A computed fold for an 85-nucleotide RNA from an uncultured Alphaproteobacteria bacterium, annotated as transfer RNA. The coordinates come from a structure-prediction model, not an experiment, and the mean pLDDT is 80. It matches the Rfam family "tRNA". Rfam links the family to the GO term triplet codon-amino acid adaptor activity. Rfam classes the family as a transfer RNA.
């Protein structure tokens, strides 16, 4: 320099043909149990919010009623490749 291929909550992973984003599980948080605690066993868990909504999938554009998905741009990481040394 040149070409592949990843990027989604705190983790680790889904979402088939573009159609409710985060299922599931793993921690966390409440409670139940228990003399306490492990285990289990129920509910909750992205952010903000005037509590109705609203933003949100690496940046930032575009298509499109509708984008994690498709086009472009750009970072960063990892990988093959080439050239100096």
């Nucleotide at each position: 320099g040149g070409g592949a291929g990843u990027a989604u909550g705190g983790c680790g992973g889904a979402a088939c043909u573009g159609g409710u984003a985060g299922a599931c599980g793993c921690g966390c948080c409440g409670g139940a149990u228990u003399c306490a605690a492990a285990a289990u066993c129920c509910g909750g868990u992205c952010a903000c919010u005037u509590a109705g909504g609203u933003g949100g999938u690496g940046u930032g554009g575009g298509u499109u009623c509708g984008a994690u998905u498709c086009c472009c741009u750009c970072u960063a990481c990892u990988c093959c490749u080439a050239c100096c040394a």